[in-house]
RNA sequence: GCCUUCUUAGCUCAGUUGGUAGAGCGUUUGACUCGUAAUCAAAAGGUCAGUGGUUCGACUCCGCUAGAAGGCA
Numbered sequence: 001g002c003c004u005u006c007u008u009a010g011c012u013c014a015g016u017u018g019g020u021a022g023a024g025c026g027u028u029u030g031a032c033u034c035g036u037a038a039u040c041a042a043a044a045g046g047u048c049a050g051u052g053g054u055u056c057g058a059c060u061c062c063g064c065u066a067g068a069a070g071g072c073a
Stems, first nucleotide, its partner, number of pairs: 001072007010025004019056001027043005049065005
């Protein structure tokens, strides 16, 4: 230098015939208990890396930028 894959909640990851964004763990609150743990219930938490485009509508399709991993030279 060229090619491929990836970037979504605090962490690990789902979510692709384009149609209102989810799970587990963690956090907070409540219930239960003499108390703690465990268990159960609820809640908070996301400009879907950034930017532009296509579209009635984009996490999803296209271009560019940034970062990460791998391959070739």
Predicted 3D model of a 73-nucleotide RNA (transfer RNA) from Cafeteria roenbergensis. It matches the Rfam family "tRNA". It is annotated as a transfer RNA. From the family's description: Transfer RNA (tRNA) molecules are approximately 80 nucleotides in length.